[in-house]
Record summary
Model confidence (mean pLDDT): 81 of 100. A computed fold for a 74-nucleotide RNA from a Candidatus Daviesbacteria bacterium, annotated as transfer RNA. The sequence was found in a public genome assembly. NCBI's taxonomy places the organism under Bacteria, Bacteria candidate phyla, Candidatus Daviesiibacteriota. Rfam family: tRNA. Rfam links the family to the GO term triplet codon-amino acid adaptor activity. Rfam's curators write: Transfer RNA (tRNA) molecules are approximately 80 nucleotides in length.
RNA sequence: GGGCGGUUAGCUCAGUUGAUUAGAGCGCAGCAUUGACAUUGCUGAGGUCGUUGGUUUGACUCCAUCACCGCCCA
Numbered sequence: 001g002g003g004c005g006g007u008u009a010g011c012u013c014a015g016u017u018g019a020u021u022a023g024a025g026c027g028c029a030g031c032a033u034u035g036a037c038a039u040u041g042c043u044g045a046g047g048u049c050g051u052u053g054g055u056u057u058g059a060c061u062c063c064a065u066c067a068c069c070g071c072c073c074a
Stems, first nucleotide, its partner, number of pairs: 001073007010026004019057001028044005050066001052064003
């Protein structure tokens, strides 16, 4: 330099062939339970869906660009 894949909650990851409210597990906080802890149950907080732009009535989803991570080729 070229090609491919990835980027979504603190962590690990789903999601969709464009409209449905952006979700799960773990973690965190509160409540219940206990003599107390653990476990369990319930509730809650936490996201500009990597950046910028474009297409569209409408974009996490399609296109381009840049950034970062990984793999392959040279």